This is a predicted structure of a 1505-nucleotide RNA (small-subunit ribosomal RNA) from an Ignavibacteriales bacterium. Its mean pLDDT, the model's own confidence on a scale to 100, is 84. The sequence is in RNAcentral, with records from SILVA. It matches the Rfam family "Bacterial small subunit ribosomal RNA".
RNA sequence: AGAGUUUGAUCCUGGCUCAGGACGAACGCUGGCGGCGUGCUUAACACAUGCAAGUCUACGAGAAAGAGGUAGCAAUAUCUCAAGUAAAGUGGCGCAAGGGUGAGUAAUAUGUAAGUAAUCUACCUAUGGGUUCGGAAUAACGUAGAGAAAUCUGCGCUAAUACCGAAUAAUGCAGCGGCAUCGCAUGAUGAUGUUGUUAAAGUUACAGCAAUGUAACUCCUAUAGAUGAGCUUGCAUCUGAUUAGCUAGUUGGUAGGGUAAAAGCCUACCAAGGCUACGAUCAGUAGCUGGUCUGAGAGGAUGAUCAGCCACACUGGAACUGAGACACGGUCCAGACUCCUACGGGAGGCAGCAGUGAGGAAUAUUGGUCAAUGGGGGAAACCCUGAACCAGCGACGCCGCGUGAAGGAUGAAGGGGCUUUGCCCUGUAAACUUCUGUCGGAUGGGAAGAAAAGCCCCUCAUGGGGGCUGGGACUGUACCAUCAAAGGAAGGAUCGGCUAACUACGUGCCAGCAGCCGCGGUAAUACGUAGGAUCCAAGCGUUGUCCGGAUUUACUGGGUGUAAAGGGUGCGUAGGCUGACAUGUGCGUCAGAGGUUAAAUGUCACGGCUCAACCGUGAACCUGCCUUUGAUACGGCAUGUCUGGAGUGUGAGAGAGGAUGGUAGAAUUCCUGGUGUAGCGGUGAAAUGCGUAGAUAUCAGGAGGAAUACCAGUGGCGAAGGCGGCCAUCUGGCUCACAACUGACGCUGAGGCACGAAAGCGUGGGGAGCAAACAGGAUUAGAUACCCUGGUAGUCCACGCCCUAAACGAUGUAUGCUUGGUGUUGGGGGUUAUGCCCUCAGUGCCGUAGGUAACCCGUUAAGCAUACCACCUGGGGAGUACGAUCGCAAGUUUGAAACUCAAAGGAAUUGACGGGGGCCCGCACAAGCGGUGGAUCAUGUGGUUCAAUUCGAUGCAACGCGAAGAACCUUACCUGGGCUUGAAGUACAGGAAGUAGAGAGAUGAAAAUCAAACGACCCGUUAAGUCGGUAUUCUGUAGAGGUGCUGCAUGGCUGUCGUCAGCUCGUGCCGUGAGGUGUUGGGUUAAGUCCCGCAACGAGCGCAACCCUUAUCCUUAGUUGCCAUCGGGUUAUGCCGGGCACUCUAAGGAGACUGCCUACGCAAGUAGAGAGGAAGGUGGGGAUGACGUCAAGUCAUCAUGGCCCUUAUGUCCAGGGCUACACACGUGAUACAAUUGACGGUACAGUGGGCGAAGCCGCGAGGUGGAGGAAAUCCCCAAAACCGAUCUCAGUUCGGAUUGUAGUCUGCAACUCGACUACAUGAAGUUGGAAUCGCUAGUAAUCGUAGAUCAGCUCGCUACGGUGAAUACGUUCCCGGGCCUUGUACACACCGCCCGUCAAGCCAUGGAAGUUGGGGGCGCCCGAAGCCGCAUUACAUGCGUCUAAGGCGAACUCAAUGACUGGGGCUAAGUCGUAACAAGGUAGCCGUAUCGGAAGGUGCGGCUG
Repeated sequence: AGAGUUUGAUCCUGGCUCAGGACGAACGCUGGCGGCGUGCUUAACACAUGCAAGUCUACGAGAAAGAGGUAGCAAUAUCUCAAGUAAAGUGGCGCAAGGGUGAGUAAUAUGUAAGUAAUCUACCUAUGGGUUCGGAAUAACGUAGAGAAAUCUGCGCUAAUACCGAAUAAUGCAGCGGCAUCGCAUGAUGAUGUUGUUAAAGUUACAGCAAUGUAACUCCUAUAGAUGAGCUUGCAUCUGAUUAGCUAGUUGGUAGGGUAAAAGCCUACCAAGGCUACGAUCAGUAGCUGGUCUGAGAGGAUGAUCAGCCACACUGGAACUGAGACACGGUCCAGACUCCUACGGGAGGCAGCAGUGAGGAAUAUUGGUCAAUGGGGGAAACCCUGAACCAGCGACGCCGCGUGAAGGAUGAAGGGGCUUUGCCCUGUAAACUUCUGUCGGAUGGGAAGAAAAGCCCCUCAUGGGGGCUGGGACUGUACCAUCAAAGGAAGGAUCGGCUAACUACGUGCCAGCAGCCGCGGUAAUACGUAGGAUCCAAGCGUUGUCCGGAUUUACUGGGUGUAAAGGGUGCGUAGGCUGACAUGUGCGUCAGAGGUUAAAUGUCACGGCUCAACCGUGAACCUGCCUUUGAUACGGCAUGUCUGGAGUGUGAGAGAGGAUGGUAGAAUUCCUGGUGUAGCGGUGAAAUGCGUAGAUAUCAGGAGGAAUACCAGUGGCGAAGGCGGCCAUCUGGCUCACAACUGACGCUGAGGCACGAAAGCGUGGGGAGCAAACAGGAUUAGAUACCCUGGUAGUCCACGCCCUAAACGAUGUAUGCUUGGUGUUGGGGGUUAUGCCCUCAGUGCCGUAGGUAACCCGUUAAGCAUACCACCUGGGGAGUACGAUCGCAAGUUUGAAACUCAAAGGAAUUGACGGGGGCCCGCACAAGCGGUGGAUCAUGUGGUUCAAUUCGAUGCAACGCGAAGAACCUUACCUGGGCUUGAAGUACAGGAAGUAGAGAGAUGAAAAUCAAACGACCCGUUAAGUCGGUAUUCUGUAGAGGUGCUGCAUGGCUGUCGUCAGCUCGUGCCGUGAGGUGUUGGGUUAAGUCCCGCAACGAGCGCAACCCUUAUCCUUAGUUGCCAUCGGGUUAUGCCGGGCACUCUAAGGAGACUGCCUACGCAAGUAGAGAGGAAGGUGGGGAUGACGUCAAGUCAUCAUGGCCCUUAUGUCCAGGGCUACACACGUGAUACAAUUGACGGUACAGUGGGCGAAGCCGCGAGGUGGAGGAAAUCCCCAAAACCGAUCUCAGUUCGGAUUGUAGUCUGCAACUCGACUACAUGAAGUUGGAAUCGCUAGUAAUCGUAGAUCAGCUCGCUACGGUGAAUACGUUCCCGGGCCUUGUACACACCGCCCGUCAAGCCAUGGAAGUUGGGGGCGCCCGAAGCCGCAUUACAUGCGUCUAAGGCGAACUCAAUGACUGGGGCUAAGUCGUAACAAGGUAGCCGUAUCGGAAGGUGCGGCUG
């Protein structure tokens, strides 16, 4: 110090979350030692038991135990000591301190600074003075009695430092008198005169016979101090205005009372005041502070322990005593509760220390000692002290220490984990070697904390010094020494990012995790476990709370055009702010000094515990307040002056500014009359409607209401809303010129007042047109809409309300400053005057600097500053609820919370999309030709069926597709039968002579099983079938095998957009950035093809070209090809010699490039039946497929990760199935006929294959045959066409399905289930609905041929040639695509997003007849104790005022609950529609009114977002 999270990406706004620190904590897991701290935050709930305040040389009375003595036999009696002691009593002091708690209290409190001239103060200190003489009682005690007890009563005795009287007395107190000094108004102080009044108590020790004296303590009085306390004042001290008015002792005065003391503190009378927007009153919450935590600070939060103050002591009230209390361990009364009781009556108060119960997530021992520090009493010894000092319990916190250290690689073994199989990791870790001994354990030693006090002595004597005696709870503790042994001592959390740390297995949107983002749907670094790693460490994590980060309430230090946010507009009150000059003051302000700011804490320095925590000493600090001295710039105040701000005046000017009254013309509608006839009107198209009872149209006249064309303009006026014919009256504001007058008179403006579109409301008018609602007609799936025909409120006027709008420039008002250009409105000035220049006030556009997240703003600021007001603080809930206010109502203003989400939002970017726009292309449409869709058949698919009908492909881009060929095989499927290291392959180990091999025969459907004869080999070696190896085989182990799953784990291959013209990069430049530029623009092209221009310049992948083929020519080469010329030969044929000219073959070249011409053009290029040429503008065809898209297709071609099967999901075999069949779809074949069919005759190919000729037989399929052929040699090879003749429009001489019979061929085998032939049979079908496909030239159409696969089987596929058209005006429309631009709420990208009702579940909440509980006031009744007053009085007692508790009553207020009810929020896959986002298919939105299942529709006015 920042980080994560909104988006495809970006910048901004903005919330949420995290990392840090802290804690009186709690919980989970774990736990060795010590030091120092700390420990009921909840029930101010209730408390058993013990202890927490006593003490004394004042007084009277006065024991016992025990010890000793005497008497007695003894019991016993008695004396001395114990002892004037204990216990009780009178009396003195203390009990008001110490200790606890935080209920109450928002000021009778606290903090700070003052005042007391308005006060008191026991004990203590200092000083002055004094302490004389008497008296009457009473407790204890004795005695008698009451009571269960607590306790009480009668009678009698007695003392005091108890009580009372007298004396004395002042510098006391009180009255009267003048004087001096001082002060702060009342006054204070001092000296003084006089009158009156007020006190006491003794005890002990010593000396002495005693009187008495001395000493110590005590006592009385006065003054002063110290300490402590009372009262008063200023300032500071939480939240709510959905609390705005409160107050009768209330505010003041006079008199009296009262107190230590001022005072309405109390009473009587008089007056009517006092507080409040600077927040009274009311309500809620809370002890305050020093400090503590956090923070850079300013602040924020907090108020445990320690310290100061306050308040309280079961709840409420009251006084007594006293120096001090209205009293925690005192009294009285009332109440609640608990306990005792003999039922009559009594006792009690842990918020003291321990402890118990309860509550709670949660907080300790019924410990020791007065040794120290301190307190009370005492002369002292001493006694008391749960204050205190110690110990115990708790990792609750902070601090310190340890659990070993050094070496040690074979990187050991074994284990665990991973694995690429490499000891890769655990890991120098271990073992092992050497060493040390903290803590804990054992043994021994062993402090400080002790100063005082008592006694004795000295001395300069309330003191100081010296000596002696005894005294420690903690404690045999700290500490020290010795001994033994690495021996007894490590866990917790985390490991997707933030955030340091990664792999395996399990799980499979399950179980679970999660602080935020988010993980998990079969390869999870995010769940669980393991290994490893990381971070801390006797702790580690979690939870809770506070501060921080958060500049996210912004004083330091934020904003408001579009993100949340400028009030609809003005006038103006309080308040805030306020021009220039001078003088005064010295309030603010600044400076110096003094006082205070308790200590502790915190900071720094030094020091003490071995260090540290902890503690001690000192310094600085305590930012504040008070007093005082000074300064006077600035602000304030006061006084005087000025003219620049503001206003007045004079002279001009413009204007839909406002109000009232009048008036004009055009148009709509209606009425009357005329002319006139069948339609009018309306729409996308129609219909409702009007019209033969005469409409519409047209002419004339009349009625009535509303609005004012053109002018008219980002022109004018007004504060805004708003204002528009013309004229008149009344009236507000503005501008310019002049510089005469006033002299700061100003700006803003909470409350307040006024105005305020449209709609709406009330009363009364008016009503032409328009038009919510409503009615009808259409549209539609529906149409409560859009469209049409009608139509009522309303729109208009008057008066009165309402008070809201996208009331917008989404931009508050005022003032000053900061480059310019160009329009326009109204003035003024100058000038050389149709013009130009200067200037003031408005109103627009463009732009500099600057600003802004960007868009944009930019002298009319959103720039730079100042003053004041208003408003904002995540989205939703919600501008809702409740309360209040205004309103006739509708409703307005003010305005929350629970709950819920992690976003919501702004601007800009790239895409995609649009029932947005522009340009362009394509058999895309159009123009044509031929089809499909109807029929039969073939084939594929779906569906269904089945034991199985194996699997895959599914819009274009699956469906004659994988399959270039399922009878068995194929084959993956089904049924049945076999095998299990297997049908095939590899490695290792072991074995094998009647072994390996071989297999007659048997069983069987086959696979297979059983099995007799026969029967071993090779290489090396050895004495030797002796040993080893190889092959074969068997057994065993690794493993093999899988067309099993996942194409959403993959490679490879392929389809598609699309042979569309696109897709990118480097450098530079622009932008905060995503990105842009280049690649856009103007032309051109088939083309991002090329040219020109340009902040771009270049480049790459695509295009084109290079490649193959075809069209022309040339060269070379002529066999198997060819045959012009020459010769030979045949019925005939290149048949032969010969030749290679031609055709052809197959190698190499040429050729075409807009090269030439004309026109247009800057160029690129385009046009021209141009020239030339075989070919002309890419000549035709092919191969060639950019970046990418579709999780497209394929795990069944192949390969492959993971998972699964292993006597089976492997493998072998037989049979069956893939060929099923109500049906639906795709692709084809054949047809429906006459451009045809059937018949006869005649002719012409090119690919290609390896085949099979002639001859003979058969109607034919075919058979026989075997020449030729290893292929330019042999073989397989046309049909349509053409010629002739026939049929004559029919279900036919069309069409051939189906079926029967007989055959042929292939093949182990044609039943399921092949192809073909012959004969017979002769179905549907007469050109095909909606819809839809192909094709632009050697193309469509039509005709046949060949090939792959293949034993056989093709209407399919792939190739080949023959014959050979029609049409294209053109780009409006449909489809697809490219480029530019625009809008967007889409980015899974329109198959997108998204709104509301209804239905279901859950959650919180409002209303509600009521019900229940709490709170504080008010009125009345009753009224304890007690003070006071009165009466009475020896005491007692009675009455009265006040008054706690209690009772009654009417209201108020807060909370809980409540049948029912209202909306809201949330929830993977419910219903209805489709309102919004694109022109969202009727542009949207705002206000208002009305209507409708719902989103919503419509009217009126407004806005552009």